[in-house]
A computed fold for an 84-nucleotide RNA from Candidatus Uhrbacteria bacterium RIFCSPHIGHO2_12_FULL_54_23, annotated as transfer RNA. Lineage of the source: Bacteria > Bacteria candidate phyla > Candidatus Uhriibacteriota. RNAcentral holds the sequence, with entries from ENA.
RNA sequence: GCCGGAGUGGCGAAAUUGGUAUACGCACUGGACUCAAAAUCCAGCGGUCGCAAGGCCAUGAGAGUUCGAGUCUCUCCUCCGGCA
Numbered sequence: 001g002c003c004g005g006a007g008u009g010g011c012g013a014a015a016u017u018g019g020u021a022u023a024c025g026c027a028c029u030g031g032a033c034u035c036a037a038a039a040u041c042c043a044g045c046g047g048u049c050g051c052a053a054g055g056c057c058a059u060g061a062g063a064g065u066u067c068g069a070g071u072c073u074c075u076c077c078u079c080c081g082g083c084a
Stems, first nucleotide, its partner, number of pairs: 001083007010026003019067001028044005046057004060076005
């Protein structure tokens, strides 16, 4: 240099054919149980604004297509593999 793959909450990851972004697990927080803890069980858990109801933003970065993009297109960044 060329080709292919990947990038999503704190972490691992799911998201069907373009149609509510965060299922599921771990971690964390609160509670139950315990003398206490571990284990187990119940509930909560993206960011931001708001007293609340709710609003806005968020899938590596930027742009495009579309009524609608994590998903399609283009450029770039990072990582992994292959070829030279």
Rfam family: tRNA. Rfam classes the family as a transfer RNA.